[in-house]
Large-subunit ribosomal RNA, domain I from a Bacteroidales bacterium, 539 nucleotides, folded computationally.
It matches the Rfam family "Bacterial large subunit ribosomal RNA". Gene Ontology terms of the family: ribosome and structural constituent of ribosome.
Its mean pLDDT, the model's own confidence on a scale to 100, is 83.

Context: one part of a larger RNA
């Protein structure tokens, strides 16, 4: 120096803890905001900062109701209170609620600053207090009055819209109508009662969602790829309401021969479909049961804190500590779970069950009002949604990329028909079927979690949420962002009195606490990498 032995420092793995994630179900709520939100700033304690908590009535105030012994939040100590005359807690009502924020009287470098009407304090004021004063849309004659704004997790419709990327390059194509941006709503939202869907059956019968049909039929620089649709099998289930025709009213106009007619516009009645239907005339026939909204009342379900809940003791056992062990028992519609000095059905909370309940009660039932809300036959040919269907050019959207492209939506030119009508069945064209577009509404099944529970062949502190801990801090950064590290004494602080070495330090040695200080707080366990020390060999 080396190598083994021992034995320590320093490290924070391992091992066991969980208070915090993740996931999935189930439930409650799906909104808060001009009656000022979401989110802040500053402030409020007997007591310095922080967190919570609350607004100048400021760790609260008031009333009702739980509730029963202690309390003045995390948080001790000290000081001063409170409370069976029922506090401290919980639950619901409700008062306060400074200032910034949409911010809204004017301004601004948010929590600041300066005003105008009225009003009140005051002699008085350039001072203080009250109260009101943006803007936009709609109504309204004018004051005005009604609503918007602005937040918010994903879901939702709509308006806009990439690129990386794959095509082993690339451009059509694909990534993808994704990702962002805007607008909007709503608890779901969208879609929705056929000018559907099919195919020989004269069938289905509004929409949505699952399964399956089927990676099929298609479609494709026929390359990568993209990809339906009927049938069928579930979930739910629900159907209206106008526009025209005719009648009746008003309100402009225009004309008059003052008796009207016409035009328009509005409002009631009337009507709503395709084996056509209504109107209009004429015939016939019912008229009171159903069903729906809707508002009134009642009553029940439900609905907070919360209460009641069965049954155990023992030891010359171990041990710091019994719930372990050992004896002899109970109870069970309760042997989930969790606490308690180690491992408890039966100490404690709880657990099965069972009770209670204001506001509230959208859900159900009753009574009672409002409104919707009936057919036939025959004549007749008025009426049944026009700058629309429909074409031409250019796109888009359909699984379909122009393709033989149907159907759907339209920037530009064109432009019907009128029930003896009109659309569609994948160019087209006929024959046959099926519908009835150019106007609106519509629950339910269906998507989504900020919240609360429950449960995990889910994690267990380099894992699980970035975050178990005072985390979206700390700390980079101009800024838009971007973003950590950090858990564990002990049953219980019984957190080391006193004495000694040192510097009135740091650390330490005794003493003492406790089962253990080799749990001493830099505190369970306590690997390695690394640095010692002692001791044997070697060199």
């Nucleotide at each position: 120096g080396g190598c083994g032995a021992a034995u320590g420092g320093a490290g924070g793995a391992u091992g066991c803890c969980u208070u915090g994630g993740c996931u999935u179900c189930g439930g409650c709520a799906g909104g808060c905001g001009a009656u000022g939100a979401a989110g802040g700033a500053c402030g409020c304690g007997g007591u310095a900062a922080g967190c919570u908590g609350c607004g100048a009535a400021a760790a609260u105030a008031g009333c009702c109701g739980g509730g029963g012994a202690u309390u003045g939040g995390c948080a001790a100590a000290c000081a001063c209170g409170a409370a069976u005359u029922g506090a401290u807690c919980c639950g619901g009502c409700c008062g306060u609620a400074u200032c910034c924020g949409a911010a809204u009287g004017g301004g601004g470098c948010a929590a600041c600053c300066c005003a105008c009407u009225g009003g009140a304090u005051u002699g008085a004021a350039g001072a203080u207090c009250c109260a009101g004063u943006a803007c936009c849309a709609u109504c309204g004659a004018c004051a005005g009055a009604u609503g918007g704004g602005g937040c918010g997790a994903a879901c939702c419709c709509g308006g806009g819209g990439a690129a990386c990327u794959g095509a082993a390059a690339c451009a059509u194509c694909u990534u993808a109508g994704u990702a962002c941006c805007c607008g909007g709503a709503g608890g779901a939202a969208a879609a929705g009662a056929a000018a559907g869907a099919a195919a020989u059956a004269g069938u289905c019968g509004a929409u949505u969602c699952c399964c399956c049909c089927a990676g099929u039929a298609g479609u494709g620089g026929c390359g990568a790829g993209c990809g339906a649709a009927g049938a069928g099998g579930g979930a739910c289930g629900a159907g209206c309401c106008u526009a025209a025709a005719c009648c009746g009213g008003a309100g402009u106009g225009u004309u008059u021969a003052c008796g009207g007619a016409c035009a328009u516009u509005c409002c009631g009645g009337g009507g709503u479909u395709g084996u056509a239907g209504g109107a209009u005339c004429a015939c016939c026939g019912a008229c009171a049961a159903a069903u729906a909204u809707u508002g009134a009342u009642a009553g029940c379900a439900g609905g907070a804190a919360c209460c009641g809940g069965a049954a155990g003791c023992u030891g010359u056992u171990u041990g710091g500590a019994a719930a372990a062990c050992g004896g002899c028992g109970g109870c069970g519609c309760a042997g989930a779970g969790g606490g308690u000095g180690a491992a408890a059905c039966u100490c404690c909370c709880g657990u099965a069950c069972g009770g209670g309940u204001a506001a509230c009660g959208a859900g159900c039932u009753g009574u009672c009002g409002a409104u919707c809300a009936c057919g036939g036959u025959g004549a007749c040919a008025c009426c049944u949604g026009a700058g629309u269907a429909g074409g031409g050019c250019g796109g888009g959207g359909c699984a379909c990329g122009u393709g033989g492209a149907a159907u759907c939506c339209u920037g530009u030119c064109c432009g019907a028909a009128u029930c003896u009508g009109c659309g569609g069945g994948g160019a087209c064209c006929a024959u046959c079927c099926c519908g009835c577009a150019a106007g609106g509404c519509u629950a339910a099944a269906g998507a989504c979690u900020g919240c609360c529970g429950a449960a995990g062949a889910c994690c267990g502190a380099u894992a699980g949420u970035g975050g178990a801990c005072c985390a979206g801090u700390a700390c980079c950064g101009u800024g838009a962002u971007g973003g950590a590290a950090a858990g564990g004494u002990g049953u219980g602080u019984a957190g080391c009195a006193c004495c000694c070495c040192g510097a009135a330090c740091a650390g330490g040695g005794g003493a003492g606490u406790g089962a253990a200080a080799g749990a001493g707080a830099a505190c369970c366990u306590g690997a390695a990498a690394c640095c010692g020390u002692u001791c044997g060999c070697c060199u």